[in-house]
This is a predicted structure of a 383-nucleotide RNA (Bacterial RNase P class A) from Polystyrenella longa.
Its Rfam family is "Bacterial RNase P class A". It is annotated as a ribozyme.
The coordinates come from a structure-prediction model, not an experiment, and the mean pLDDT is 78.
The model forms 96% of the base pairs in the Rfam consensus.
């Protein structure tokens, strides 16, 4: 130079002019009973989407609601060690697999507890298998130097060799056998025990003994250890018109002045209708219905709380390899409920991509124009 790896940061910017939202100041006006409180008009200040706000896939707060223990079921996680509120996340290690390498992947507990599955090919895909080949027997036949060779058949043996598939029952060598075979033996791979050093583990080296050697598949059932109460801000809590309900009283009912009655104010109705008595009738009386009136519960529209100061963010120190944790110090950074964050114009650039809050947070995964930073490898080529 060039090809790569991994990790971090930005993600249109400066200003002016009109809107829209929250929150605080100040002035005037209204209504209550003063301080003061609602409200309303003007005027001013200060804030007003993200790296994902998303997808709702994990967790956790928090709110109701349910609960003595225990077991079962179901449903998730799976190598160690830690980190955290938790987590299926994050960190660091160790196995395995890729990659020259820098680094990448990894659902990584059990397959000598059981069951089940393993296309297609091929005789077999697992209580091990005989297509072809090779060896003994035995029958028939052919050739012959009568000693044998050969073909065909059959009853058995053989996992060295040949085919087939991703995978064929440990790998080369020697001895051995009728022919083979861990059948022996040597090495060498593997696995099981035992021991020895290192490590907190996971696991890593090493001796030595076995029996030669037990295919693969558990995001199949399963087995084993661990976790898990359920439903969500439309949770949920507080206040509560009107109508519909329950009661008291009733032409009044309530409050108040005094404790009761009377009496007097005040507020909201309003003086209706049936039987009975007196009595022709209307008054009037007694009583019943209830217009109204007053109280109460649960509660619908409706508001208010929840609601945004936090597992919070910056800087600094200190502690860990790291994730992360502590100390100090300095900040306050949407909060809306039909739902704000926008147009207009000027001036730069590289001409702007995925995309926009809705109860909060820690994760993960997806989308994403186009930039800038830091560490590393590798080839090549100069010194």
């Nucleotide at each position: 130079a060039g090809a790569g790896u991994g990790g971090g940061c930005c993600g249109u910017g400066u200003g002016a002019u009109c809107g829209c939202u929250g929150c605080g100041g100040g002035u005037c006006u209204a209504u209550g009973a003063u301080u003061c409180a609602u409200a309303g008009a003007c005027u001013u200040g200060c804030g007003g989407a993200g790296g994902a706000a998303a997808g709702u896939c994990c967790g956790g707060g928090c709110u109701u609601c349910a609960c003595a223990g225990g077991a079962c079921a179901u449903g998730g996680u799976g190598g160690u060690g830690g980190g955290u509120a938790a987590c299926g996340c994050c960190c660091a290690c160790c196995g395995u697999c890729c990659g020259c390498g820098a680094g990448g992947a990894u659902a990584g507990g059990g397959a000598a507890a059981g069951u089940g599955c393993c296309a297609c090919a091929g005789a077999a895909a697992a209580c091990a298998a005989a297509c072809c080949g090779c060896c003994u027997g035995c029958g028939c036949g052919a050739c012959c130097u009568c000693g044998g060779u050969u073909g065909c058949g059959u009853c058995g043996g053989u996992a060295a060799g040949g085919g087939u598939g991703a995978a064929a029952a440990g790998g080369u060598g020697c001895g051995g056998u009728a022919a083979g075979a861990g059948c022996g033996c040597a090495c060498c791979a593997g696995c099981a025990g035992u021991c020895c050093g290192g490590g907190u583990g996971a696991c890593c080296g090493g001796a030595u003994u076995g029996g030669c050697u037990u295919g693969g598949u558990a995001a199949a059932c399963c087995c084993c250890a661990c976790c898990a109460g359920a439903a969500g801000c439309a949770a949920a809590a507080c206040c509560a018109a009107g109508c519909a309900g329950a009661g008291g009283c009733a032409a009044g009912c309530u409050c108040g002045a005094u404790u009761c009655a009377c009496u007097c104010g005040a507020g909201c109705a309003c003086g209706a209708g049936g039987c009975g008595g007196u009595c022709c009738g209307g008054u009037u009386c007694g009583u019943c219905u209830g217009a109204g009136u007053c109280u109460c519960g649960g509660g619908u529209a409706g508001g208010u709380u929840g609601c945004u100061a936090g597992a919070g963010g910056u800087g600094u120190c200190g502690g860990g390899c790291a994730a992360c944790c502590g100390g100090c110090a300095u900040c306050c950074c949407a909060g809306a409920u039909a739902a704000a964050u926008g147009a207009u114009c000027a001036c730069g650039c590289u001409c702007g991509a995925c995309a926009a809050a809705a109860c909060c947070c820690g994760g993960c995964u997806u989308a994403c124009a186009g930039g800038c930073c830091c560490a590393c490898u590798c080839u090549c080529a100069u010194u």
The source organism's lineage runs through Bacteria, Planctomycetota, Planctomycetia, Planctomycetales and Polystyrenella.